A computed fold for a 98-nucleotide RNA from Psychrobacillus glaciei, annotated as Guanidine-I riboswitch aptamer. Its Rfam family is "Guanidine-I riboswitch aptamer". Rfam links the family to the GO term regulation of gene expression. Its mean pLDDT, the model's own confidence on a scale to 100, is 77. The organism belongs to Psychrobacillus, within Bacteria.

Order: sequence, then C1' cells, then structure tokens
RNA sequence: UAAAUUGUUUUCUAGGGUUCCGCAACGAGUGAGUUGGUCUGAGACCGAGAGAAAACUCACAGCUUGCUGUGUCACGGAAGGAUAAAAGCCUGGGAGAA
Repeated sequence: UAAAUUGUUUUCUAGGGUUCCGCAACGAGUGAGUUGGUCUGAGACCGAGAGAAAACUCACAGCUUGCUGUGUCACGGAAGGAUAAAAGCCUGGGAGAA
C1' cells in the first nucleotide's frame, strides 16, 4: 500500500447501568406519592472488531451445476458521544504499540 471473510443479519453471552418492573426506606387513612443502583434482583433495557451460535453472502476447489468442502490473524489507551444511564455500545480493527 492492497484485499468481501477484517462481509451482512438474527439470537445469545461476558459485561453494563437504572427509564419501566421488582426490592428497600420514608410517607399515609390499606391509596397516591418521594428517595435509593452505596440495590450482589433480572422480569424488561443496552450489549462486544479483537466472545459464542445460526442463516445468508463472498472467494477458491471439486463434481452430478446446485450441492459439497475449505476460508487462519487481532496488544491497545486517554478523551469525547448517544440513550434514563452506563458499558467490551459508538468515534474505532481509530491514535499508538508490536
């Protein structure tokens, strides 16, 4: 410097907070409400380039021509941004390192 396997989508997980739910405290006339994520919940929510699975796509090879097979690497801030908020989310396979 170049390249479609460093591809696309979906479902999850590690992880993440706290809008809703739950929980706790307060309050009150059994209600409404207020506060708490310093609350080890997870019903919901966010969620990985460097985590998992599946489907599709792409490249190559084979043949019976639409099927089969193969497709390896990846150390990484600070800062900023979104959402209610945070994060292995996004900037970003970025800066940088090797």